[in-house]
RNA sequence: GAUUUAUACAGAAGCGUGGAGAGACAGGCUCUUUGAAGCGCUAGCAACCAUCCGCAUAGGAAAGGUGCUAAUUCCUGAUCCCAAAGGGUGCCAGGUGGCAUUCGGGAGAAUAUAAAUU
Numbered sequence: 001g002a003u004u005u006a007u008a009c010a011g012a013a014g015c016g017u018g019g020a021g022a023g024a025c026a027g028g029c030u031c032u033u034u035g036a037a038g039c040g041c042u043a044g045c046a047a048c049c050a051u052c053c054g055c056a057u058a059g060g061a062a063a064g065g066u067g068c069u070a071a072u073u074c075c076u077g078a079u080c081c082c083a084a085a086g087g088g089u090g091c092c093a094g095g096u097g098g099c100a101u102u103c104g105g106g107a108g109a110a111u112a113u114a115a116a117u118u
Stems, first nucleotide, its partner, number of pairs: 001118008013042005021031003025077004043069003048065002051061003073110001079107004086103007
């Protein structure tokens, strides 16, 4: 790097160093000299793997291996499905509705992380 599976609306920040960027990509929007990224230290969150408790494939613990600690994966994003309820627009009908489309909802893609395989 590739493949498979699982998860992604919850949760958790301070200091030092550094000195202008960061939030994957594109668009948006946001954060940032009241100090970005990166690096170090400490603290924390979580519970995928391992470990331990447990009859347990229930549940729990958290000193190990990762991960994470602005904003839902910050929002939207190929494509497909639904359109049941509600809003917009257009067309048709004309006993108050039908059809299409959009907002919208779902899947999916993409991305991230874990575990396994390669």

Overview:
Predicted 3D model of a 118-nucleotide RNA (SAM riboswitch aptamer (S box leader)) from Roseivirga sp. It was read from a public genome assembly, where an Rfam model found it.